[in-house]
Predicted 3D model of a 114-nucleotide RNA (SAM riboswitch aptamer (S box leader)) from Chitinophagaceae bacterium UBA4412.
Model confidence (mean pLDDT): 82 of 100.
RNA sequence: CACUUAUCAAGAAAGGCAGAGGGUAAUGGCCCGCUGAAGCCUUGACAACCUCUUCCAGGUAAAACUGGAAAAAGGUGCCAAUUCCACCCCGAUGGUAAUCGGGACAGAUAAGUC
Numbered sequence: 001c002a003c004u005u006a007u008c009a010a011g012a013a014a015g016g017c018a019g020a021g022g023g024u025a026a027u028g029g030c031c032c033g034c035u036g037a038a039g040c041c042u043u044g045a046c047a048a049c050c051u052c053u054u055c056c057a058g059g060u061a062a063a064a065c066u067g068g069a070a071a072a073a074g075g076u077g078c079c080a081a082u083u084c085c086a087c088c089c090c091g092a093u094g095g096u097a098a099u100c101g102g103g104a105c106a107g108a109u110a111a112g113u114c
Stems, first nucleotide, its partner, number of pairs: 002113007013043005021032003027086003044079001046077001049075003053070006083106001088103006
């Protein structure tokens, strides 16, 4: 990089360096940014995918294992706006402009496989 599965309307700050971009396919919008973007460092927070630990239930000769709850030490992640919105397909309403609902594509994160 690729593939599989799950989740994505919630949540979460300061300081230093730095000096013009950023919002995660493309496109069109819209928004953030010298009242300091991206990036790096320090501390802190948020969350609960994996691991550890504890408890409950099932299971067993005993285990392994399965499910739930707790905790947050470890591995990640993350700390503007719904994945910022639309863009594609289906349906409903319609003054045919658009709005609402669902889905897909794409993306992000985690675990696993290769």
The sequence was found by an Rfam model in a public genome assembly.